[in-house]
Context: one part of a larger RNA
RNA sequence: GGACGGGGGCCCGCACAAGUGGCGGAGCAUGGGGAUUAAUUCGAUGCAACGCGAAGAACCUUAACAAGGCUUGACAUAUAAUGGCCUGCAUCAGAGAUGGUGUUUGCCUUGGGGGGGGGUAUACAGGUGGUGCAUGGUUGUCGUCAGCUGGUGUCGUGAGAUGUUGGGUUAAGUUCUGCAUCGAGCGCAACCCUGUUUUUAUGUCGCCAGCACGUUAUGUUGUGGACUCAUAGGAGAGUUCCGGGGUCAACUAGGAGGAAGGUGGGGAGGAGGUCAAAUCAUCAUGCCCCUUAUGUUUUGGGGUUCUCGCAUGUUGCAAUGGCCGGUACAGAGGGUUGCGAUAGUGUGAGGUGGAGCUAAUCCUUAAAAGCCUGUGUCACUUUGGAUUGGGGUUUGCCACUCGACCCCAGGAAGUAGGAGUCGCUAGUAAUCGCAGAUCAGCAACGAGGCGGCGAAUAAGUUCCCGGUCUG
Numbered sequence: 001g002g003a004c005g006g007g008g009g010c011c012c013g014c015a016c017a018a019g020u021g022g023c024g025g026a027g028c029a030u031g032g033g034g035a036u037u038a039a040u041u042c043g044a045u046g047c048a049a050c051g052c053g054a055a056g057a058a059c060c061u062u063a064a065c066a067a068g069g070c071u072u073g074a075c076a077u078a079u080a081a082u083g084g085c086c087u088g089c090a091u092c093a094g095a096g097a098u099g100g101u102g103u104u105u106g107c108c109u110u111g112g113g114g115g116g117g118g119g120u121a122u123a124c125a126g127g128u129g130g131u132g133c134a135u136g137g138u139u140g141u142c143g144u145c146a147g148c149u150g151g152u153g154u155c156g157u158g159a160g161a162u163g164u165u166g167g168g169u170u171a172a173g174u175u176c177u178g179c180a181u182c183g184a185g186c187g188c189a190a191c192c193c194u195g196u197u198u199u200u201a202u203g204u205c206g207c208c209a210g211c212a213c214g215u216u217a218u219g220u221u222g223u224g225g226a227c228u229c230a231u232a233g234g235a236g237a238g239u240u241c242c243g244g245g246g247u248c249a250a251c252u253a254g255g256a257g258g259a260a261g262g263u264g265g266g267g268a269g270g271a272g273g274u275c276a277a278a279u280c281a282u283c284a285u286g287c288c289c290c291u292u293a294u295g296u297u298u299u300g301g302g303g304u305u306c307u308c309g310c311a312u313g314u315u316g317c318a319a320u321g322g323c324c325g326g327u328a329c330a331g332a333g334g335g336u337u338g339c340g341a342u343a344g345u346g347u348g349a350g351g352u353g354g355a356g357c358u359a360a361u362c363c364u365u366a367a368a369a370g371c372c373u374g375u376g377u378c379a380c381u382u383u384g385g386a387u388u389g390g391g392g393u394u395u396g397c398c399a400c401u402c403g404a405c406c407c408c409a410g411g412a413a414g415u416a417g418g419a420g421u422c423g424c425u426a427g428u429a430a431u432c433g434c435a436g437a438u439c440a441g442c443a444a445c446g447a448g449g450c451g452g453c454g455a456a457u458a459a460g461u462u463c464c465c466g467g468u469c470u471g
C1' cells in the first nucleotide's frame, strides 16, 4: 500500500420486509451426472456449467465406432519428363466407395503454340491430434457498480501520502463549499437509435371527411389531402416560472403550465482491474506429436441406450373452469427452387388446381384470451392427457434403429406439492395468442421478437445477501 474480520460509520440494490406468481410433489420435453456400450465424439462444472457451444444429429452434418478402400492424397502451389488424355453414355461386379469392359475424341488457334485434364516422380499437402498454464482475437463475471490514474507542487530517510480526504448534495469522484495543492485523463452524464406530443412538406401500392358514379355488398372507380398512416425535416423539457427549506450555494419537497417533469420510458454503450475464469473444436498461431496414418473416402450402426439422483421448462390437478355453436378487435415479420387465393374434395392431417404477387398492391391472415347462448354440476368427472393398439397424411434416395402431423379406440399419475428456494416495483408481474430465424422435414414445450388483456404491494432499513466509505 492492499485484502480480510461473527470491527465501525454513512448509504445503495426485488437484498430483506410488504405483496404477487412460481419451483421443490405428478406426467412429459430438453440438458447434464452416473451406469451401460464396438462407439455412446468433444468442450462448458458454485454464483458466472447443466433448453449452454447446437438459429434444427434419420443419410449428410460428424469430429467417436465397426467393416471395406486410397497413399503427392478429398484440398493448394511449383518443377520435370510423359501418353493424343480427359470427358460423356451404356453395361458388369460390389454394401457402396471403387474397379472392369465397350463406345466417343476435344476448347482457342496466326497449324508456331496456348489452355484444361490424366497418370508418374519430388518438394509438400493434411490433422475437430496435445498444450487456453506458451499466445492473439473474442467472451463471461464483479457491474452500468462509481470508481481508476498519471503530470506539477508540497510532505516523508523511504515504501508512499496529498490531490481523490472534510461539510452538504446526487442515480453518479454528480455538483457546491472548505482545504498544500493546481490543472488534467479514462469512466459518469450528454451526443446515437427507438417509441410518446405537435408542426411543415410530399401523397402511392396507403387514407375516404366532402362531391359524384356503380353494386346484393365491399375505397371497387373518378375527384380529393381534410383525417389515419408512411417518408423526410423542424419544434418540444431547459428545475423554465412560483413561493417554502437550504451556507440563500449545490440542491431538495411541493405547485403551475404542458402530450410528457425532474437522467420522462426502452435500447446500444461495460473505466482501470479481478478470477493463470472460458475458448488451440469459429478463426489465427508458437512449440510438441502423426505421415500406407492421429490424413482421406464409403457403407452401416452410434451420438436418441436406462436401475438411479440433478437442473431448466411445459401440461395439469379443474367450475374465475371443460366442451359445442355464433361473433369482435392487433402488432411485428416473411415470400420467386417462394407465398399460394376463389373454387370444389376428404371426418381430418391433407390432396386437386393455379388467380394474384419480385410485394404499404397479392398471399401468409384464423389472432387467442374476450363477448353472446347452450351443455354437464363437484365427480378422478364431458377433469387430466401420459401410455398403448389400429388406420392414415406429408417431407425426403431412405422415416426400422430414429421425423412430424391426423383419425378411431382405450384413458396412467395427478385432488395445490416437506425442508427449502426463485422471479417480479407498471403497461411491470400474471395471463393470451401471432410471426420470423435455423430449416427438405422436424424432436420448438427452446431462444430471440410482436402485440391483446392487465394487477397487488413497498412512504421502512432491525436482520439475511451483495456493493460502497473508513480507523
Base pairs, nucleotide, nucleotide: 007470008469011467012466013465015461016460019424020423021422022421023420026315027314028313029312030311031310033308034306035305042053043052065300066299067298068297069296070295073124077123078122079121080120082118085116088103089102090101091100092099093098107114108113126290127289129288130287131286135284136283137279138278139277140275142273147186148185149184151182153162154161155160166177167176168175192267193266194265197235198234199233200232201231202230203229207224210223211222212221240256241255242254244252245251304443317417322375323374325372326371327370333364334363335362338357339356343352345350383414388409389408390407391406392405393404394403431452432451433450434449